This is a predicted structure of a 112-nucleotide RNA (Guanidine-I riboswitch aptamer) from a soil metagenome.
[in-house]
RNA sequence: AUGUGCGUCUAGGGUUCCGGCCCGUUGCUGAAACGGGUGUCUGGUCCGAGAGAGGCAGUCCAGGCGCGCAGCAAGGCGCCUCGGAUACACGGCGGGACAAAAGCCCGGGAGA
Repeated sequence: AUGUGCGUCUAGGGUUCCGGCCCGUUGCUGAAACGGGUGUCUGGUCCGAGAGAGGCAGUCCAGGCGCGCAGCAAGGCGCCUCGGAUACACGGCGGGACAAAAGCCCGGGAGA
C1' cells in the first nucleotide's frame, strides 16, 4: 500500500571466472601447456530497471459463508472467489557497491 514486497525475465551493463581473439615462452613446424594482453569479443556465468514484461503474495472494493449476541441488525474479526481495481510518471550532475559498469543503489531524490 488501489502508490507495497519477493522470485523469473528483458532493454541495458561491464570483465572477476569460463570461452573467443592477439602476443610471448617451451618447440624444427604444428598441436599442447604456461604467462601476458584484449570487452572496439553479437558468447556462457555475472549485475540489471519506480517511470520495461510477466508471475506469486499483499492491499483496496464487491459478493458469499462463518464467529460473536439471549435474539435481530449494523460495526468488528476470520475464511472463500477462474470476481473487479492496483492509476500517473520528464529527469540530471555527483557519489556508492561488487572484479567492474549500468536504466543497479542514494532516487518517484535535486530540478522540470
Its mean pLDDT, the model's own confidence on a scale to 100, is 82. The sequence is in RNAcentral, with records from MGnify. It matches the Rfam family "Guanidine-I riboswitch aptamer". From the family's description: This family represents a conserved RNA structure found upstream of the ykkC and yxkD genes in Bacillus subtilis and related genes in other bacteria.